[in-house]
The RNA shown here (c-di-GMP-I riboswitch aptamer) has 82 nucleotides and comes from a Deltaproteobacteria bacterium.
The sequence is in RNAcentral, with records from Ribocentre.
Its mean pLDDT, the model's own confidence on a scale to 100, is 77.

RNA sequence: CUUGGAAAAAGCCAAACCCACCGCGAGGUGGCGGCGGAAAGCUACGGGUCUCUUAAAAGACGGAGAUAGCCGGGUUGCCCAA
Numbered sequence: 001c002u003u004g005g006a007a008a009a010a011g012c013c014a015a016a017c018c019c020a021c022c023g024c025g026a027g028g029u030g031g032c033g034g035c036g037g038a039a040a041g042c043u044a045c046g047g048g049u050c051u052c053u054u055a056a057a058a059g060a061c062g063g064a065g066a067u068a069g070c071c072g073g074g075u076u077g078c079c080c081a082a
Base pairs, nucleotide, nucleotide: 002082003081004080005079012037013036018031019030020029021028022027035069041075042074043073045072046071047070048067049066050065051064052063053062
């Protein structure tokens, strides 16, 4: 460097619930916790899902957002084996 793997070891991350704060909301941050994870590191590029929004209901289109722990792509990287 390439390919394969998640059995073991060393470490890493941290779902739900609950508490505090931020946000109209989806949701985020910190604490607690540990369901899980081999990229559950980073990135909204493609698709999906969710929230808000115009003028009074519903829907569609558009706009603004959320999600990387929904999938794919891009990029970096730990361990083991060959």